The prediction has a mean pLDDT of 90.
Large-subunit ribosomal RNA, domain VI from an Acidobacteriota bacterium, 268 nucleotides, folded computationally.
The RNAcentral record of the full RNA draws on ENA.
[in-house]
Context: one part of a larger RNA
RNA sequence: CGCAGGAGAUUUGAGGGAGGCUGACCUCAGUACGAGAGGACCGGGUUGGACGCACCUCUGAUGGACCAGUUGUUCCGCCAGGAGCAUCGCUGGGUAGUCAAGUGCGGUCGAGAUAAACGCUGAAUGCAUCUAAGCGUGAAGCUCGUCCCAAGAUGAGAUCUCCCGCCGCAUAAGCGGCCUGAAGACCCCUUGAAGAUGACAAGGUUGAUAGGCAGGAGGUGGAAGUCCGGCAACGGAUGAAGCUGACCUGUACUAAUCGGUCGUGCGG
Numbered sequence: 001c002g003c004a005g006g007a008g009a010u011u012u013g014a015g016g017g018a019g020g021c022u023g024a025c026c027u028c029a030g031u032a033c034g035a036g037a038g039g040a041c042c043g044g045g046u047u048g049g050a051c052g053c054a055c056c057u058c059u060g061a062u063g064g065a066c067c068a069g070u071u072g073u074u075c076c077g078c079c080a081g082g083a084g085c086a087u088c089g090c091u092g093g094g095u096a097g098u099c100a101a102g103u104g105c106g107g108u109c110g111a112g113a114u115a116a117a118c119g120c121u122g123a124a125u126g127c128a129u130c131u132a133a134g135c136g137u138g139a140a141g142c143u144c145g146u147c148c149c150a151a152g153a154u155g156a157g158a159u160c161u162c163c164c165g166c167c168g169c170a171u172a173a174g175c176g177g178c179c180u181g182a183a184g185a186c187c188c189c190u191u192g193a194a195g196a197u198g199a200c201a202a203g204g205u206u207g208a209u210a211g212g213c214a215g216g217a218g219g220u221g222g223a224a225g226u227c228c229g230g231c232a233a234c235g236g237a238u239g240a241a242g243c244u245g246a247c248c249u250g251u252a253c254u255a256a257u258c259g260g261u262c263g264u265g266c267g268g
């Protein structure tokens, strides 16, 4: 820009893409077959490998705004307690998120038409012949079926809902005047398991969108201060203490204020 008014939703599916792998074991059955040695088809069941998709309950990795321990040094006057720097100083753990080595799932199954092949009926050719007329069976392959995208599918589809004036000229959807500026969208702002930016999604006081705060979960692992024991290093009690990023729930305390722009007026 188009989809012959504008708008908000929900969709159909032309078409396109993805997927399509395979082993072993048990059973049928030591059966059919075979002198024996050996040893099945068909069907049923179990369990793997690789690959793919999704997820984070579990197992773990990471987790430089979490917790603890600890070395050197500087500073906070000193003690105690802390802060800075030293690869995040080093070390031990670790929430959310992300991830795999973790977890779940997938290939199945079914239908149709076929290939090679195998047939039925059957003449030409009184026989024979799967073929000439006609009718079947038959593949991991083809068309569907599963999953994803999808109406710029210009062949532009469908459904639901919402919105929009008077006068004059005039045949009119056209022109002019006055009024109007709808539904809705955007700007702007608070944000996001959305994201390079746009976009997408949730909100903007009729509000839980983010922060703060409160409670909780999870993490760390027993704070400081005081008291007690010990000459002391240190240990114990108060006390599962203190601290705690992203997680959950709640709560208008703070910030989403006020506002602006686009979009018109019934539609060839």
Stems, first nucleotide, its partner, number of pairs: 001152001005163007015149004021049007033038001051106005059100004066093005071086006110144003117137004164267001165178005179265001184262004188204005209255003212251005218244003225238005